[in-house]
Context: one part of a larger RNA
RNA sequence: UGACGGGGACCCGCACAAGCAGUGGAGCAUGUGGUUUAAUUCGAUGCAACGCGAAGAACCUUACCCAGACUUGACAUGUAGUGGACCGCUUUGGAAACAAAGCUUCUCGGAUGAGUCGCUACACAGGUGCUGCAUGGCUGUCGUCAGCUCGUGCCGUGAGGUGUUGGGUUAAGUCCCGCAACGAGCGCAACCCUUGUCGUUAGUUGCCAGCACGUAAUGGUGGGAACUCUAACGAGACUGCCUGGGUUAACCAGGAGGAAGGUGAGGAUGACGUCAAGUCCGCAUGGCCCUUAUGUCUGGGGCUACACACGUGCUACAGUGGCCGGUACAGAGGGCAGCGAAACCGCGAGGUCAAGCAAAUCCCAGAAAGCCGGUCCCAGUUCGGAUUGUAGUCUGCAACUCGACUACAUGAAGCCGGAAUUGCUAGUAAUGGCGUGUCAGCAAUAACGCCGUGAAUACGUUCCCGGGUCUUGUACA
Numbered sequence: 001u002g003a004c005g006g007g008g009a010c011c012c013g014c015a016c017a018a019g020c021a022g023u024g025g026a027g028c029a030u031g032u033g034g035u036u037u038a039a040u041u042c043g044a045u046g047c048a049a050c051g052c053g054a055a056g057a058a059c060c061u062u063a064c065c066c067a068g069a070c071u072u073g074a075c076a077u078g079u080a081g082u083g084g085a086c087c088g089c090u091u092u093g094g095a096a097a098c099a100a101a102g103c104u105u106c107u108c109g110g111a112u113g114a115g116u117c118g119c120u121a122c123a124c125a126g127g128u129g130c131u132g133c134a135u136g137g138c139u140g141u142c143g144u145c146a147g148c149u150c151g152u153g154c155c156g157u158g159a160g161g162u163g164u165u166g167g168g169u170u171a172a173g174u175c176c177c178g179c180a181a182c183g184a185g186c187g188c189a190a191c192c193c194u195u196g197u198c199g200u201u202a203g204u205u206g207c208c209a210g211c212a213c214g215u216a217a218u219g220g221u222g223g224g225a226a227c228u229c230u231a232a233c234g235a236g237a238c239u240g241c242c243u244g245g246g247u248u249a250a251c252c253a254g255g256a257g258g259a260a261g262g263u264g265a266g267g268a269u270g271a272c273g274u275c276a277a278g279u280c281c282g283c284a285u286g287g288c289c290c291u292u293a294u295g296u297c298u299g300g301g302g303c304u305a306c307a308c309a310c311g312u313g314c315u316a317c318a319g320u321g322g323c324c325g326g327u328a329c330a331g332a333g334g335g336c337a338g339c340g341a342a343a344c345c346g347c348g349a350g351g352u353c354a355a356g357c358a359a360a361u362c363c364c365a366g367a368a369a370g371c372c373g374g375u376c377c378c379a380g381u382u383c384g385g386a387u388u389g390u391a392g393u394c395u396g397c398a399a400c401u402c403g404a405c406u407a408c409a410u411g412a413a414g415c416c417g418g419a420a421u422u423g424c425u426a427g428u429a430a431u432g433g434c435g436u437g438u439c440a441g442c443a444a445u446a447a448c449g450c451c452g453u454g455a456a457u458a459c460g461u462u463c464c465c466g467g468g469u470c471u472u473g474u475a476c477a
Base pairs, nucleotide, nucleotide: 001477002476003474004473005472007471008470009469010468011467012466013465015461016460019424020423021422022421023420026315027314028313029312030311031310032309033308034306035305042053043052064301065300066299067298068297069296070295073124077123078122079121080120081119082118083117084116088103089102090101091100092099093098106115107114108113126290127289129288130287131286135284136283137279138278139277140275142273147186148185149184150183151182152181153162154161155160166177167176168175192267193266194265195264197235198234199233200232201231202230203229207224208223211222212221213220238261241255242254243253244252245251304443317417321376322375323374324373325372326371327370333364334363335362338357339356343352344351345350383414388409389408390407391406392405393404394403430453431452432451433450434449435448436447
C1' cells in the first nucleotide's frame, strides 16, 4: 500500500421487511448429471453451466458408430508430361457412393501456341485432431457499482502519501464550503433513439367534420385538408417562479402553473481492472500431431436410449370456473420458389379452382381475456387432460427407429403441494391473446417482440445477501 475480520462508524440495492404471484408435490415439454450403448459427437459446471452454443438433429445438418469405397484427393494455386473434349445419355453390378461397357463431343488462331477439361507425376491440399494455461478477436461477471488514475508542486531515507481526506449534499469523485495543494484525463451526467403534450409543413395507398351522389351494406364515389394518422422540422422542463429550511452556498421540503417536475418513463451506452472466467467446434492464429488417414464420399444407425437425481418451463387440480350461443375493441410484424381472398367440397386437419398483392392499397387475420344470455351444482365431476386404439390430413426421395396436425373412442396422476426457495415497487406484478426469426415440415410449452385487462405493499434498516467511503487490528501478500 492492499486484502481479510463471526472489528467500528456512515450509506446504498426487491438485500431484508410489507405485499402479490410462484417454484419445491402431479402429468407432460425441455436441458443436465448418471447409467446404458457399436455410437448415445463436442463444448458450457457456484453466483456468472443446466429451454446454454442449438434463430429448427427424420436424410442433410453431423463433428459420433457400423458397413462399403477413394488417395493430388470434396476444395485452392503452380510446374512438367499426356490426351481431346468437358458436360450429358443408355446398359450392367450395387444399398448408394462408385466401377465397367457403349453412344455423343471442343473453341480462338496462319502457325509455335493460348483457353478449357480429363489423366499421370510432383510441390501441396485437407483435419469440428490437441493445447482458451501459447494467442487475436468477441463475450460473461463484479456493475451502470462510483470509482480508477495522471502532470507539476509539497511531505517522506524509501516503499509511498497528499490531491481523492474533512463539514454538508447528491442517483453519482454530483455539487458547495474548507484544506499544500493547483490543475487534468478515463468513468458519472449531458449529447443519441423510442415514448408522453402542442405547433408548422405535407395529404396517398391513410382520414371523413360539413356538402352532394350511390348502395342490402361499406370513405364506395365526387369532393374536402378540419379530425385521426403518417413523418420531417420545431416548441416544451431549466429547480425557471413562490414559500420555508440551510452557512448569504450546494441542496432539501412544500406549492403554483403545466401534457409532463425535480434524472418525466424506457432503451442504447459498461472506466482502471478481477476471475490463467468462457470460446482453438463461428472466424483468425503459434506450437504439436494425422497424411492409402485423425483427410474425403456414400448407405444405414445414433445425437430422440432410461431403475434414477437435479434445473428451467407448460398444463392443471376448478364456480373469480367448465361448456354452448350471440356480440365488441388492438398493436407490432411477415409476404413472389411468397402471402393466398371469395366460392365450392370435407365434422375437421385440409383440398379444388383461383382474384388481388413486391403491398399505409391485397393477403396472413377470426384477436383473446371482456360483455350479454343459457347450462352444469361441488362430484375425481360437463374439472383435468396424460396415455392408448382406430381412421385420416399435410410437408418431404423418404415420417419404422424419429414429424406436426385432425376426427372418433379411451380417459391416468392431480383436490393447491415438506424442508427449502424465486420474481416483482406501476402501466410494474399477475393475467389474456397476437406476431416474427430459424424453417420443406416440425417436436416452440422456447427465444425475441407486440398490444388488451390491470393490482397489493414499502412501518422501517435491527437482522440475511451483495456493494461503496472512512477508520481500526493482523502470525496474510
Background: A computed fold for a 477-nucleotide part of an RNA from a metagenome, annotated as small-subunit ribosomal RNA, 3' major domain. The RNAcentral record of the full RNA draws on SILVA. Model confidence (mean pLDDT): 84 of 100.